[in-house]
Context: one part of a larger RNA
RNA sequence: UUGGGUUUAAAGGGUUCGUAGGCGGGCUAAUCAGUCAGAGGUGAAAUCCAGCAGCUUAACUGUUGAACUGCCUUUGAUACUGUUAGUCUUGAGUCAUAUUGAAGUGGAUAGAAUAUGUAGUGUAGCGGUGAAAUGCAUAGAGAUUACAUAGAAUACCGAUUGCGAAGGCAGUCCACUAAGUAUCGACUGACGCUGAUGAACGAAAGCGUGGGGAGCGAACGGGAUUAGAUACCCCGGUAGUCCACGCCGUAAACGAUGGACACUAGUUGUUGGGCAUUAGCUCAGUGACUAAGCGAAAGUGAUAAGUGUCCCACCUGGGGAGUACGGUCGCAAGAUUGAAACUC
Repeated sequence: UUGGGUUUAAAGGGUUCGUAGGCGGGCUAAUCAGUCAGAGGUGAAAUCCAGCAGCUUAACUGUUGAACUGCCUUUGAUACUGUUAGUCUUGAGUCAUAUUGAAGUGGAUAGAAUAUGUAGUGUAGCGGUGAAAUGCAUAGAGAUUACAUAGAAUACCGAUUGCGAAGGCAGUCCACUAAGUAUCGACUGACGCUGAUGAACGAAAGCGUGGGGAGCGAACGGGAUUAGAUACCCCGGUAGUCCACGCCGUAAACGAUGGACACUAGUUGUUGGGCAUUAGCUCAGUGACUAAGCGAAAGUGAUAAGUGUCCCACCUGGGGAGUACGGUCGCAAGAUUGAAACUC
C1' cells in the first nucleotide's frame, strides 16, 4: 500500500536468450466486440441521503422522494482501441561492398626469467632484516660459464585504448566460429519492444576422477618481534594455483544506475568507418567539462540521475535474520525460496 519510490537513505534480477502475457508504425475499407448516446426492464425490504410528520426533545419510529453509481434487452453513433481484408516504407531484418577488434574454440610455436640436474672455473661465505636468527655452505655453497630438463606467465608496445551479453579477454602464427560498424544501393514488408515460469552462460574459492607441479602459497613447522603474538617481518612448506572431463552457481557479479524507443544548448579529446583532402562535416563507440532541467545534497547532465511512453524486477522502521521450519537443487560445502515469537 500510494497520484510513492529503487547511484549513495530500504529497494535493479550476475548476464543473455526466450514461452505465456502486456504493449506496439503510416494509409484505405469493412465490422461494431470494447467505447459513447437514447429507450425499456430489473436493481426485495431494511440501511444510507433529503423533505415532512409522531412520541415534551433526542435516540427511535412513520411517510414521501431521491439514490441503489450495477445487470439484461433493444435502437443508434463510429473518432479511438480491437477484429478482418488490402496496401506502404520510415521501425525491424536480409544481401552486397569496405572494414574493425586482448571476441570465442582448437592446434602449433618463440624469447626472457625462474628452478633443478650434469660438467668446468673458483674459495669462504651466502641469504635475510629495522636489527637479527632459523635456513643454505669446505661432503665445496653463493658467484660465473656451457649444456640439458620442467612448468607457469607473456616485459616493452600499453593508453580514461579496443572487444565481448555479462563473467571476462593480452607473446606470435594457423584453422574453424561468432559479433559490431560505415556506405550507397537491392530485397522482405511491422516480421517489433519487453518478458512471469523456463533454458543457457556465469570471477575467485571449493568438490569428484585422472594427470601435472617451476614459481607463488591457505594449513602447518621453525626463527624473530612482543607483556603476550594462535598476526604483521624472515626461513621452509602441503592443499591449491596449471591441464582434461564433470559438479558448484555465488561476489563490492559495481556505473552500487534493468531493457527498449523518442525528444531536449554547447565546448574539447580519442577509437573505427564515410565525405571532403587546409580549416572541417557526418555515422557508430569511448572520455573530460558544462547550459537548461533534475536532485536532500554529493552530483548528474544526449553514454541523464532531464522530458515522456511501454514491459519486467524489487522496496515498505532497526534488531531477531538472510536465521528457523518446510520445499527444490547439490557428492559435499552449501545455494535458492524464506517467516514468526520477542524486543527497541
About this RNA:
Small-subunit ribosomal RNA, central domain from Wenyingzhuangia aestuarii, 344 nucleotides, folded computationally. The sequence was found in a public genome assembly. Model confidence (mean pLDDT): 88 of 100.